[in-house]
RNA sequence: UCGGACGAAGCUCUGGAGAAACCUGUCAGAUCAGGGGCCGAAGGGGAAAGCGUUAAGCGAAUCUCUCAGGCAAAAGGACAGAGACGGAAGU
Numbered sequence: 001u002c003g004g005a006c007g008a009a010g011c012u013c014u015g016g017a018g019a020a021a022c023c024u025g026u027c028a029g030a031u032c033a034g035g036g037g038c039c040g041a042a043g044g045g046g047a048a049a050g051c052g053u054u055a056a057g058c059g060a061a062u063c064u065c066u067c068a069g070g071c072a073a074a075a076g077g078a079c080a081g082a083g084a085c086g087g088a089a090g091u
Base pairs, nucleotide, nucleotide: 002090006086007085011083012082013081014080015079022035023034024033025032037071038070039069043067044065045064046063050058051057
């Protein structure tokens, strides 16, 4: 100088599901209050066999609960891809 394995969290871009624009009161509407339904993919809790020094721990999350959140659009959104950035071997 080239090369570009790999990178927890974070940054930028793109994609990104489910479920009543529910009912009643109030209101121009929304908010707010009440009522029963529904959804799981922010966050949070739970979790077996088996593995394990039989201990911690792993298994373990897109499973499960639905506390929180959500059920037109918008926003949010686990996760995925790309970029930026860093960067090993090799040359």